[in-house]
RNA sequence: GGCUUAGAGUUUGAUCCUGGCUCAGGAUGAACGCUAGCGGAAUGCUUAACACAUGCAAGUCGAACGGACAUUGUUUUGUAGUAAUACAAGAUUAUGUUAGUGGCAAACGGGCGAGUAACACGUACUUAAUCUGCCUUUGAGCUGAGAACAACCAUAGAGAUAUGGCUAAUUCUCAAUAUUCUCAUCAAAAUGAAAAUAUGAUGAGGAAAGAUUUAUCACUCAAAGAGGAGGGUGCGGCCUAUCAGGUAGUUGGUAAGGGUAAUGGCCUACCAAGCCUAUGACGGGUAGCCGGUCUGAGAGGAUGUCCGGCCGCAAUGGAACUGAGAUACGGUCCAUACUUCUACGGAAGGCAGCAGUGGGGAAUAUUGGACAAUGGGCGAAAGCCUGAUCCAGCAAUUCCGCGUGGAGGAUUAAGCCCUAAGGGGUGUAAACUUCUUUUUUGGUGGAAGACGAAUGACGGUACACCAAGAAUAAGGGACGGCUAACUUCGUGCCAGCAGCCGCGGUAAUACGAAGGUCCCAAGCGUUAUCCGGAUUUACUGGGCGUAAAGCGUCUGUAGCCUGAUAAAUAAGUCUGUUUUUAAAAGUCCCAGCUCAACUGGGAAGCAGGAAUAGAUACUAUUUGACUAGAGGUUAUUGGAGGUUAGUGGAAUUUCCGGUGGAGCGGUGAAAUGUGUUGAUAUCGGAAAGAAUGCCAAAAGCGAAAGCAGCUAACUACAAUAAACCUGACGGUGAGAGACGAAAGUUUGGGUAGCAAACAGGAUUAGAUACCCUGGUAGUCCAAACCGUAAAUUAUGUCCGCUAGAUGUCUUGCCGAUUCGUCGGUGGGGUGUCGUAAGUUAACACGUUAAGCGGAUCGCCUGGGUAGUAUACUCGCAAGAGUGAAACUCAAAGGGAUAGGCGGGGGAACACACAAGCAGUGGAUUGUCUAGAUUAAUUGGAUAACAAGCCAAGAAUCUUACCUAGACUUGACAUAUGAUGUGUCUCAUGUGAAAGCAUGAUAGUCCGAGCAAUCGGAUGCGUUAUACAGGUGGUGCAUGGUCGUCGUCAGCUCGUGCCGCAAGGUGUCUAGUUAAGUCUAGUAACGAGCGCAACCCAUGUCAUGUGUUGUAUUUUCACAUGAGACUGCCGAUUCAAAGUCGGAGGAAGGUAUGGAUGACGUCAAAUCAGCAUGGCCCUUAUGUCCAGGGCUGCACAGGUGCUACAAUGGUCGGUACAACGGGGAGCAAUAUCGUAAGAUGGAGCCAAUCCUAAAAGCCGAUCUAAGUUCGGAUUGAGGGCUGCAACCUGCCCUCAUGAAGUUGGAAUUGCUAGUAAACGUGCAUCAGCAAUGGCGCGUUGAAUAUGUUCCUGGGUCUUGUACUCACCGCCCGUCACACUAUGGAAGGUGGGAGCAUCCGAAGUACUCUUAGCUUUUAGCGGGGUCCUAAGGUGAAACCACUGACUGGAGUGAAGUCGUAACAAGGUAACCAAGC
Repeated sequence: GGCUUAGAGUUUGAUCCUGGCUCAGGAUGAACGCUAGCGGAAUGCUUAACACAUGCAAGUCGAACGGACAUUGUUUUGUAGUAAUACAAGAUUAUGUUAGUGGCAAACGGGCGAGUAACACGUACUUAAUCUGCCUUUGAGCUGAGAACAACCAUAGAGAUAUGGCUAAUUCUCAAUAUUCUCAUCAAAAUGAAAAUAUGAUGAGGAAAGAUUUAUCACUCAAAGAGGAGGGUGCGGCCUAUCAGGUAGUUGGUAAGGGUAAUGGCCUACCAAGCCUAUGACGGGUAGCCGGUCUGAGAGGAUGUCCGGCCGCAAUGGAACUGAGAUACGGUCCAUACUUCUACGGAAGGCAGCAGUGGGGAAUAUUGGACAAUGGGCGAAAGCCUGAUCCAGCAAUUCCGCGUGGAGGAUUAAGCCCUAAGGGGUGUAAACUUCUUUUUUGGUGGAAGACGAAUGACGGUACACCAAGAAUAAGGGACGGCUAACUUCGUGCCAGCAGCCGCGGUAAUACGAAGGUCCCAAGCGUUAUCCGGAUUUACUGGGCGUAAAGCGUCUGUAGCCUGAUAAAUAAGUCUGUUUUUAAAAGUCCCAGCUCAACUGGGAAGCAGGAAUAGAUACUAUUUGACUAGAGGUUAUUGGAGGUUAGUGGAAUUUCCGGUGGAGCGGUGAAAUGUGUUGAUAUCGGAAAGAAUGCCAAAAGCGAAAGCAGCUAACUACAAUAAACCUGACGGUGAGAGACGAAAGUUUGGGUAGCAAACAGGAUUAGAUACCCUGGUAGUCCAAACCGUAAAUUAUGUCCGCUAGAUGUCUUGCCGAUUCGUCGGUGGGGUGUCGUAAGUUAACACGUUAAGCGGAUCGCCUGGGUAGUAUACUCGCAAGAGUGAAACUCAAAGGGAUAGGCGGGGGAACACACAAGCAGUGGAUUGUCUAGAUUAAUUGGAUAACAAGCCAAGAAUCUUACCUAGACUUGACAUAUGAUGUGUCUCAUGUGAAAGCAUGAUAGUCCGAGCAAUCGGAUGCGUUAUACAGGUGGUGCAUGGUCGUCGUCAGCUCGUGCCGCAAGGUGUCUAGUUAAGUCUAGUAACGAGCGCAACCCAUGUCAUGUGUUGUAUUUUCACAUGAGACUGCCGAUUCAAAGUCGGAGGAAGGUAUGGAUGACGUCAAAUCAGCAUGGCCCUUAUGUCCAGGGCUGCACAGGUGCUACAAUGGUCGGUACAACGGGGAGCAAUAUCGUAAGAUGGAGCCAAUCCUAAAAGCCGAUCUAAGUUCGGAUUGAGGGCUGCAACCUGCCCUCAUGAAGUUGGAAUUGCUAGUAAACGUGCAUCAGCAAUGGCGCGUUGAAUAUGUUCCUGGGUCUUGUACUCACCGCCCGUCACACUAUGGAAGGUGGGAGCAUCCGAAGUACUCUUAGCUUUUAGCGGGGUCCUAAGGUGAAACCACUGACUGGAGUGAAGUCGUAACAAGGUAACCAAGC
């Protein structure tokens, strides 16, 4: 100086945490879908190391050699010709070509990654244990002699080839000479840790090739260099222990022998018995390794394509030869599989070289050009060869760059979309005007790349110039949240979407389409894979009380860690220096292609390894010395510590005997059981087994499990005190070992009580349970197993540090003492409290830590599957230990919060119960509803909160329904155009009416103008168009209104405080109230909506006024005031608030009644009161009209009326109200009628008139009966309203006279002027279905000791697995479908190993009498060892498959029960048995 760390969605009603799943980023040798203009640079079979047609990929040298062929001269001989010359044969020169011999190369270059877990690779060191062709440098040399085999010729064969014969050389052999060469022996200065290593002496052995023409090249020996190769060693990097033991040349030795360039068990013989392994041997699986690449803040994680280094491989397996180099991709031999040819006798082949083909696959290119460049091979060179390489072709496969136009342009065109109908969006976008030409097309020129010279595949390419002309060039995905971007239509849990959460059931920003928008852009999306996010394996950087996670406890091996001090060493550690870490890549700087990608140059390195010089604090090692840890000696004390033996009393049961006489026992209630053969009860005696009352305690001891009468013996431990001794002897502890409740197992005892199983009795829908009566294992003892528990403090062990308060056990010291004890201060245990601090998600923990630190072990990584399967170990068995996966879900879980709920708790309230009165439920009947019916019986309301409800009036109307008949701008509203006409009225035909058809009659207003006439307004008709209309659907799209909880006392807010937060506090506690009413306390203080009060009515009084009232000083009416406030007294409560009693008062504690209904709940009710969005109908789902229906009836339900009678009925007489209503009205006196009513009309627009109460009271009668009760039903005759009374009104008279004798289970109302009884008025209304609804007065009770229970609501607390909130949640079997998986008689396949048989080629060794040769020998031939492939066998392992079978998982509405969550109705859970 630079660079650098991001989160979000999803569990809940909400919250914090834990924890998984998912997303946003980057990357790829990719693929797929849609789309596509250009250029540059890269890349391109990841699958079948599957099989390959065809062509090419390694040749070259004639200046190594003999030939052959072609061309070319020269020359000899012959023939012909006069000759020149021609022809034939031979010799020879030159040039060219090259099959063979020979040399070099072919081991490089190119391909692929099967194998390999290994010194294969990487890195560093080493080779004093090694080799090295060509090349470079140096020194020396290059003398002589001989021989064969190809080619060629001949023969055989289809051919490959074979046999026989001739010949050359830089081929081969021999001889000579030779060193600092090799070997042997001897010597000893020097280096070194070490070697006969250098050096010296003696002896032995070993070389050579020429070519071409003057210059070189080649050849031989020796030394060195460079580069290359071989070997060894340290360190480093995969998974698996459900692989724990492996190993026989295995480990070492014999300076043994062989072999190699060289060390070595590399091989052989002999000797020894070693060697490796928990720091993971051996086995299994997978894999080429690295530089690097991708990602990441980094640490890491993943990866190894292209380029570069190394290794391995070349159809599969084995083997050697040649060579400097191979165990050889385009060489050889053999075996196997496959393919091809064949004359059937035999032969040939190997693309994992470049192209290319088939196949496989989601998927990967041309049978191209050139050696111009770079490089390689050969050659003296020219040169030849080179699918190495350089180029081109194909592919958006990747990266980079460019373009698809620029400027102006509003009437904001059209189209399309939306709309609140005004407008808005697409949008300056287009059109249009003007400009430019990258790109495109045409034309002209035209490179660099090439070097001293020649040579350019690419290529007429790059590039430059000219011309034409906006011309040739935009898509993909997304738009609910995460995540940038929104509307309309269609669809209607369908079709579909979806990465996660999740959308879709008629108003879908989530599906499909359109318009618009957003993001990228020649690309865009999807899929797959890797890293990231993920601190979700945590080294950096996590956890384990309750979320997953502390082994049941202790002892102890390895390991890890370890008090204070001095010295030495310098292994760890730290510092400096040197070297290495190939190049490429990456980073920084600079440069070249127009830029960039790409390419070139330079620089710096980090980390790692090695060497070297130092430092010495810490760790380590060694040595010395210390006492604070640890241990020991002495003394005292403590305890249910352990083992064994003995022994005591109480109780239960059984047995014997006595007394006694009917039941006992048991339960919610019973029964089974037991008892007159004498039980239970009671007294005495006896026996047996098990357990140990009181003391006894949050007490004590023990490692834990656990341990309790008393006594003894043996034994272990701890604490305290003061000195002394040892001198770090310690801590933890993988494996290992020991102990380890209960149940269970084995054998033998024992068995009183209790008691699985079992039996019986109950309970129940059932009851294999809970309850009861019995009862066997077992429980007890001895010996031996088992080895697990919610074995829990759900808290591993050890050490140190960090406020206190208060008990208790044990043990010291000090002081006081009345000798009982008290106070203070220590050590060690064991409890409680705690906002000390701190920690924690919270709950909580808090010197006995879950605080702050240290040491060490164990364990965890989403839920389910599952502590299951398999495998192994242990066990007599039961079973225990270790311990998965497929598949499936997006959660599972912890703590706390608010609510709801509980067959939880506390306290309190209400006609909730109780105490009473009157009813309902039974009868008849009215009315409403369901159901069934119908052309229609219109529609709505359905637990409480529907059902005398909407409806305070269905004959028509109402009316929405049905049938039939009509109308279509409409019955109704607004507006416009055209046209006719001008207001009124009457009539005809047809018809059920509506309507349809037709005639007559009448003839608008204002202004201007003399007038004709012109202009304007307006009603009605016709016509055209916008529109009207809808009691059609959706109350789950809504407004408004309203029911209910409930007139219950609650519901909230501001500020403050507490809590991470949800939230709490306030609103709680005590007292009190009808009340969250009030008072006191209090981290709360205040406030709001509710309560109360204010309002209305009634009750008392006063004052004023008063006609229509009046006997009245005022009954009454109106208006205004007064009065009641716990104000006064007493008692009570700590006090207050209040409560109780009393006085006074018309009224007393809210005086009584009403109006008044908090936040909210029930998607409660209403689209049919009204309003209203979307949808639907538009000659009809609108409108008009007639008739019918809503009243229709087997039955069921609700709610009423009337009754069943004597507290009554009937008859007669007689008394007393209040609220109200009245002009299309109420109507008196009077007359008529038995009556309903009629006639008639005084009075009243009302304190004036209409206007009459009934029960009651007095008297008579009925006399207990289906009646003089009761009145339904039915018949006859009337009255009233109304166009109309059949369906279908009400009333009257006469007659008829049903059921019913007080009502089962069940259930309703009411606490005082109330219930009950009695009448009376009003609204609606022509009339009426009214016995309904709403009011009014008259008469006028009973009962409440109380809150145990039923119901409902509120409050505090508690539990909770519920939050759609208990009508909740939820478990298991069975049945059905699908999925993966275990077992399984067996079946199939695979790769290894072992044994054995057979054994090709081949090296080595050996034999060779017979054949050949260049004869100290070689070739050929035979044999032995080893051995590939193959056959056979046994025992394992792995994979696939398998009738049948086991459980598991998943699946809107199946069956049976109800196990869990509340005390879940028997508390739950854990282990074990049945």

This is a predicted structure of a 1474-nucleotide RNA (small-subunit ribosomal RNA) from an uncultured bacterium. The sequence is in RNAcentral, with records from ENA and SILVA. Rfam family: Bacterial small subunit ribosomal RNA. Its mean pLDDT, the model's own confidence on a scale to 100, is 83.